[in-house]
RNA sequence: GGCGGCGUAGCUCAGCUGGCCAGAGCAUCCGGUUCAUACCCGGCAGGUCAUAGGUUCAAAUCCCAUCGCCGCUA
Numbered sequence: 001g002g003c004g005g006c007g008u009a010g011c012u013c014a015g016c017u018g019g020c021c022a023g024a025g026c027a028u029c030c031g032g033u034u035c036a037u038a039c040c041c042g043g044c045a046g047g048u049c050a051u052a053g054g055u056u057c058a059a060a061u062c063c064c065a066u067c068g069c070c071g072c073u074a
Stems, first nucleotide, its partner, number of pairs: 001073007010026004019057001029043004050066002053063002
């Protein structure tokens, strides 16, 4: 250099066949329980869906470019 895969919450990921307000588990925080801590139970908060542009009534999802990581290859 060429080809392919991945990038979504603090972490691990789902959603990618375009359409309800973007979700789950864990963690943090708050509350319950306990003499207390842990376990357990309930709840809140937390996201420019890597960046920018395009298509569309509508984009995390489709198209193009760029950036980062990983693999294969010359």
Molecule: transfer RNA
Organism: Clostridia bacterium